Context: one part of a larger RNA
RNA sequence: GAGCGAACGCUGGCGGCAGGCUUAACACAUGCAAGUCGAGCGGGCGUAACAAUACUGCUCCGGCAUACGGGUGAGUAACGCGUGGGAACGUACCUUUUGGUUCGGAACAACACAGGGAAACUUGUGCUAAUACCGGAUAAUCCCUUACAGGGAAAGAUUUAUCGCCCAAGGAUCCGCCCGCGUCUGAUUAGCUAGAUGGUACGGUAAUGGACUACCUAGGCGACGAUCAAUAGCUGGUCUGAGAGGAUGAUCAGCCACAUUGGGACUGAGACACAGCCCAAACUCCUACCGGAGGCAGCAGUGGGGAAUAUUGGACAAUGGGGGCAACCCUGAUCCGGCCAUGCCGCGUGAGUGAUGAACGCCCUAGGGUUGUGAAGCUCUUUUGUGCGCGAAGAUAAUGACGGUUCCGCUUGAAUAAGCCCCGGCUAACUUCAUGCCAUCAUCCGCGGUAAUACCAAAGGGGCUAGCGUUGCUC
Repeated sequence: GAGCGAACGCUGGCGGCAGGCUUAACACAUGCAAGUCGAGCGGGCGUAACAAUACUGCUCCGGCAUACGGGUGAGUAACGCGUGGGAACGUACCUUUUGGUUCGGAACAACACAGGGAAACUUGUGCUAAUACCGGAUAAUCCCUUACAGGGAAAGAUUUAUCGCCCAAGGAUCCGCCCGCGUCUGAUUAGCUAGAUGGUACGGUAAUGGACUACCUAGGCGACGAUCAAUAGCUGGUCUGAGAGGAUGAUCAGCCACAUUGGGACUGAGACACAGCCCAAACUCCUACCGGAGGCAGCAGUGGGGAAUAUUGGACAAUGGGGGCAACCCUGAUCCGGCCAUGCCGCGUGAGUGAUGAACGCCCUAGGGUUGUGAAGCUCUUUUGUGCGCGAAGAUAAUGACGGUUCCGCUUGAAUAAGCCCCGGCUAACUUCAUGCCAUCAUCCGCGGUAAUACCAAAGGGGCUAGCGUUGCUC
C1' cells in the first nucleotide's frame, strides 16, 4: 500500500447491488419446512324428501414421491478431492424399437361385534374390493445349459379419446467399482503388518476384488519416509504480488461426509435413509408408576457462549420440484418485504453575486493581522424531502406476493441533511494559554523537571468524507 463474513470508539441524509453465528456438531418452547392421486379399490358420514343415482369432503387398502430440494463441516491425510484413463456393473421416471395385454384363485385392512390400557396404542371373532397378493396358459426376443431339456410376464380405468400394464433390445441421465499422477506438519515417531502378501476353491454382490471363508504360500510396506502423532473437509476460486510465489477455501458452483452419540438392517430402481424403522447410551418431557414420547447442523425464533452476526414477515405471481389425464394441491426450495453504513457504487447537504474587508473569537511589536467571500444582504435552482396525480415491464388469452413499487408530471420551500482523525521527524498541516519528569502522549525515534509547534485546551491549518480513526488477521 492492498484486502476482510470483521469488531470497537465518535458521527450518521438518501438510493442501487451484495453480504450477515467465523464462537458451543451447545441445549431447544412454539409455528411451519412432503405430499399427492376418487380417472386403482372398498367403506361409512353429509346434501339433493325415501330408494336408485349424483355431488362434497373424510378414512383404510393401493400407486408414485418422500434417496431430490434445504442445512452443517464434527469426522476424514483417504482413490476423500482434483485431473487423466479403465472394465467386471446397475439405472425408477424420460426416450426409440419389437412383441404381448389370456384364464382363474385365496386373503387382509377399512367396517361390524366383543375386549385391554391413564395414555401411546392394541387384542380376538366375522364380512369384503382392487392397478394389493398368488397360481395356470402363452414366449418373437430373453435367462440357463452337457446345447438336449428346462425357466420366466401382464391390470385395468374413464368423459371413448386417451392414460396405463408386461417381456425384451438400445439411447440418455445418474450411480457403484479400479488405476496413473498431484494433495499439510513432525524422525525429539524407524521399523510396520497376521486377512496380513499371493494362489486355488466355495459362498456373497448389480459388479471386480482377502470384500468374506477353507486350504496352501512366506510373503507385503519402508529414509523416494512405512508406521505413529498432530492438524485439516477437497476443488473451481478468493486476497496479495510485476511475476514466481505466499496466504486462504465466507457468499456462488462441483464433489465428499454427517444428521443427539454408537450399531444394525428393512423397504425400494436408488438409503443402510435429517423431519423412516429397530437396539443400546446420555439428556429432556408425560404418567394413574404399569408404561410411553422426542431429536432445529431445514425457515423463523429462545436460552447459552461470545468482541460479534437479522424477522417467531408475505406469496406460490415468476423459476424449479413432487403428485395428478386435468382442474388443481403441496413446496420456509425459490421470489420478495423487514433489520444492520457490514461492504462496493452513485447522489446530496445548495448555486451565483456580495468588502463597511461588519461584529464575535484568536494573535499582536497595539500600527495591525487572521477567521474571510466566509457570513449577512440580493438574485436563482429543487437533486433529496413534503403533498397530489398518472401508472408500468416482470405474464402467455387469464393469473403480480413485490406494490400503488420503478419511472413520469405537478406543488411547496434553502428548505430535512457533516463529521472524524491529525498538525516534533518519518508525514501534508503552527501559534497562544494552562501544567511543570506531575498529569499525560507515543508504531518507532522519543516528549514532559517554568518560555512544551510532541501532554491538556483554544484559535488557525492539513487529510479523508457519510464516514473517519483504532484493534485483529493475510500478502

The prediction has a mean pLDDT of 84.
This is a predicted structure of a 475-nucleotide part of an RNA (small-subunit ribosomal RNA, 5' domain) from an uncultured bacterium.
Rfam family: Bacterial small subunit ribosomal RNA. Its family is annotated with structural constituent of ribosome and ribosome in the Gene Ontology.